[in-house]
């Protein structure tokens, strides 16, 4: 590469909720909590939801979402 062992072993991370916080907002952050995850580890590459202006035209523009896909990139254990 590709893939049995593996329903392994050492770990990891944290859904919905709930508390305080931050922001017009979508949702960030912190502490609880634990759906479930082999990248649910970074990363906004390209699409897709969604907020906000503006517009009334399948429009533009700014902006959250990596646990929605997708591309990137690094990682644990393991025998052919």
């Nucleotide at each position: 590469u590709c893939u049995g062992u593996a329903u392994a072993a050492a770990g990891g991370u944290a859904a919905a909720c709930c508390c305080g916080u931050c922001g017009u907002g979508a949702g960030g952050c912190g502490g609880g909590g634990g759906c479930a995850c082999a990248a649910a580890g970074c990363u906004g590459u390209g699409a897709a939801u969604c907020u906000g202006a503006u517009g009334u035209a399948u429009u533009u523009c700014a902006g959250a979402u990596a646990g929605u896909c997708u591309g990137g990139u690094u990682g644990c254990c393991g025998g052919g």
Predicted 3D model of an 80-nucleotide RNA (c-di-GMP-I riboswitch aptamer) from a bacterium.
The sequence was found by an Rfam model in a public genome assembly.
The model forms 95% of the base pairs in the Rfam consensus.